[in-house]
Context: one part of a larger RNA
RNA sequence: GUCAACGAGUAAAUAAAUGAAGCUAGCUUAAGCAAUAGUGUGGAGGCGCAGACAAAACGAUAAAUUUUCUAAUUAUUGAAAAUAGAGUGUCAUUUAUUUGACCCGAAACCGAGUGAUCUAGUCAUGAACAGGUUGAAAAAUUUUUAACAAAAUUUGGAGGACCGAACCCACGUCUGUGGCAAUAGGCGGGGAUGAUUUGUGAUUAGGGGUGAAAAGCCAAUCGAACUCGGAGAUAGCUGGUUUUCUGCGAAAUUUAUUUAGGUAAAGUCUAAAGUUGGUAAUCAGGGGGUAGAGCACUCGUUGGGUAAGGGUGGCCCAAAGCCUUACUAAAUCCAAGGAAACUCCUAAUACCUGCUUACAAAUCUUUAGAAUCAGACUUUGGGCGCUAAGGUCCAAAGUCGAGAGGGAAACAGCCCAGACUGAUCGCUAAGGUUCCAAAGCGUAUAUCUAGUGGUAAAGGAAGUUAUAAAGCCUAGACAACCAGCAAGUAGGCUUAGAAGCAGCCAUCUUAUAAUGAAAGCGUAGUAGCUCAUUGGUCUAAUUUCGUUUAUUAAAAAUAAACAAUGUAUUACACUUCGUGUAAUAUAGGCUUUGUAGCGCCGAAAAUGUAACGGAGCUCAAAUAUACCACCGAAGCGGCGGCUAUAUCUUUAUUUUUCUCUAAAGAUAUAGGGUAGCAGAACGUUCUGUAAGUAGACUAUGAGGAAUAUGUAAGUAUUUCUUUUAUAUAUCAGAAGUGAGAAUGUUGAC
Numbered sequence: 001g002u003c004a005a006c007g008a009g010u011a012a013a014u015a016a017a018u019g020a021a022g023c024u025a026g027c028u029u030a031a032g033c034a035a036u037a038g039u040g041u042g043g044a045g046g047c048g049c050a051g052a053c054a055a056a057a058c059g060a061u062a063a064a065u066u067u068u069c070u071a072a073u074u075a076u077u078g079a080a081a082a083u084a085g086a087g088u089g090u091c092a093u094u095u096a097u098u099u100g101a102c103c104c105g106a107a108a109c110c111g112a113g114u115g116a117u118c119u120a121g122u123c124a125u126g127a128a129c130a131g132g133u134u135g136a137a138a139a140a141u142u143u144u145u146a147a148c149a150a151a152a153u154u155u156g157g158a159g160g161a162c163c164g165a166a167c168c169c170a171c172g173u174c175u176g177u178g179g180c181a182a183u184a185g186g187c188g189g190g191g192a193u194g195a196u197u198u199g200u201g202a203u204u205a206g207g208g209g210u211g212a213a214a215a216g217c218c219a220a221u222c223g224a225a226c227u228c229g230g231a232g233a234u235a236g237c238u239g240g241u242u243u244u245c246u247g248c249g250a251a252a253u254u255u256a257u258u259u260a261g262g263u264a265a266a267g268u269c270u271a272a273a274g275u276u277g278g279u280a281a282u283c284a285g286g287g288g289g290u291a292g293a294g295c296a297c298u299c300g301u302u303g304g305g306u307a308a309g310g311g312u313g314g315c316c317c318a319a320a321g322c323c324u325u326a327c328u329a330a331a332u333c334c335a336a337g338g339a340a341a342c343u344c345c346u347a348a349u350a351c352c353u354g355c356u357u358a359c360a361a362a363u364c365u366u367u368a369g370a371a372u373c374a375g376a377c378u379u380u381g382g383g384c385g386c387u388a389a390g391g392u393c394c395a396a397a398g399u400c401g402a403g404a405g406g407g408a409a410a411c412a413g414c415c416c417a418g419a420c421u422g423a424u425c426g427c428u429a430a431g432g433u434u435c436c437a438a439a440g441c442g443u444a445u446a447u448c449u450a451g452u453g454g455u456a457a458a459g460g461a462a463g464u465u466a467u468a469a470a471g472c473c474u475a476g477a478c479a480a481c482c483a484g485c486a487a488g489u490a491g492g493c494u495u496a497g498a499a500g501c502a503g504c505c506a507u508c509u510u511a512u513a514a515u516g517a518a519a520g521c522g523u524a525g526u527a528g529c530u531c532a533u534u535g536g537u538c539u540a541a542u543u544u545c546g547u548u549u550a551u552u553a554a555a556a557a558u559a560a561a562c563a564a565u566g567u568a569u570u571a572c573a574c575u576u577c578g579u580g581u582a583a584u585a586u587a588g589g590c591u592u593u594g595u596a597g598c599g600c601c602g603a604a605a606a607u608g609u610a611a612c613g614g615a616g617c618u619c620a621a622a623u624a625u626a627c628c629a630c631c632g633a634a635g636c637g638g639c640g641g642c643u644a645u646a647u648c649u650u651u652a653u654u655u656u657u658c659u660c661u662a663a664a665g666a667u668a669u670a671g672g673g674u675a676g677c678a679g680a681a682c683g684u685u686c687u688g689u690a691a692g693u694a695g696a697c698u699a700u701g702a703g704g705a706a707u708a709u710g711u712a713a714g715u716a717u718u719u720c721u722u723u724u725a726u727a728u729a730u731c732a733g734a735a736g737u738g739a740g741a742a743u744g745u746u747g748a749c
Stems, first nucleotide, its partner, number of pairs: 001749006011099010022088002026047003032041003051058001066082003070078002102240002105237001109230006120204009129194001131163003134159001138155006167191003171188005206222001208218003243681006253266005267372002269369006276362001278359004283354004292345001293343002298339002301336006309328002311325001313323003375400010405416003420641003425637003431631003434615003440628001442627006453617001459601002463598011480537005486510003491505003516531001519530003542564002546562006565587010642671011682738001684735005692728003701722009
């Protein structure tokens, strides 16, 4: 891991609701006793028949002139509760409470015992330590000293001394890591006469021991051993919880909480019973202070006028006073203009109420049962944040959650659309129609050249199309080329110099077709080269298409006219602020400026094109506008079927009748679904039915095959192999009653 078996809402007591049947203004026994059958006895007690009140006292034949309490009292007012005839015991179902209380699961706590054959310390008694080295004290002899001291030599054999086996340890590294081994092996390492090592026996026991102290060790277990018991400890936590079909169908919010992943009340769901309005729209009547707007208040802001006061300076020894003005500036006036905590104003919606209309189910109340209290994204209005976040917190809606189907390549929350069921029927939605891939390389008019489409900004540019305005032009524009671009004068000043061109001031006049006291380069300063400006050369008027005419043999081409188209103006008509008709004019080239459409640059990332899903696409298979056709879903419609509810019809039963119940038929409506509520069924074991029925002419079980039948759980029949004596309809009853999940338990492989 697979297979098989086992494996989780049970029992008792009490209470409440619902249902069933019994008795009924009553109902009923408990313990006990007697029986052994499912009973008898037992009336103590309990509930009900009257309430309200602290107590005393009071107290219902009435639908409001009731009863009780309270406000001192009567009247009267106010407040609260109650009665006006249905209960009671039993059984069943559901829920709650108390018990293990649906099942499994802690770490822990307490009690009583068992352990020092491991290991820690201690006690008693024994044992062990190759070999080599060093050479303390002390002593002797000699030398030496006045004597000590001192020196040398020899003897000597000390030491938690040295080197190093056994022995003890465990510092490094390698191997090993389901190992040789639940701590080992290899190579090195430390101690090795000592606080040494070790044998045997004994001793200290669990909040206790022992500890040269690591919370170490106390039998492979230690920040409190092990065994059994309290014990099914407790677990607001995790996991699991076994057949089918049908109806309805949530929540992730408010308040409170030693509360925040729990719980309670409310909200939302379900079932039953009752009840009467419910929803939507038009209209009418309401209150409001949001969006917007505004500056009349409050706060804040900009410019200007007037301007007290403050400050500067002068007169002055000082004070006072007078005068002055780089500055500042209350207040006020004019203009501008901001605000969630400003408002002289003020919507649309929303909300409340009402009449009417429409719809077909809804509203509300009571009782019983729940689940939910982690929500997610999208759009809109806002707060926090950086107008960051797949961020966070509110509000209004939608979807997901609990929702399948089609589209968005793939894609809970986006777009379309809500799956009872069958099939080789049709129409559409979103979205699409060259091929992958169902349906148009559809029609018309334009645009785009960037593969833009098929990512992005500020900013940049003779891209291109449309449109608007101003101006120049056959008296020749624009571009290009040829030529000129002068004189007073080197203007004055400044300067070493300053001559159009370092800088300052001025910026005139003349001759000219034109020429600045100079726009730029250049020079030390001049010079030199361009520019502005002038002349010359050159040269510019719609139609690709249509009709007619002319030229021409014809075609082509050219020219003219008509016609068409765009724009502008005027007039008229319609309708209305646009359209149509008619007439007239215009249509070129160039310069400058603006607007709009589509493009260009700006544009750099990590495995590999990789920012249309791909192939591929350029008068498109791109974009804009207009139009037609088609495809396209579990949507809608057509055909067949099932279930539920409502209404109607028929039949049967019951009943005096109505009603109720059952069956059949017709019509209408409904049938996505997690948590959850409700309903109806299937199957298993046992009991009665059953002294019945089936069974060796094969029961039953096991393993197959097939047919029929039911929406399903399942059921019935036939048949093959095997087993070999029991099995059991129907209708009821009772439960150890259904497994695929629990790191489930046991067994097999």
This is a predicted structure of a 749-nucleotide part of an RNA (large-subunit ribosomal RNA, domain II) from a wastewater metagenome. The full RNA is in RNAcentral, with records from SILVA. Rfam family: Bacterial large subunit ribosomal RNA. Rfam links the family to the GO terms structural constituent of ribosome and ribosome. The coordinates come from a structure-prediction model, not an experiment, and the mean pLDDT is 80.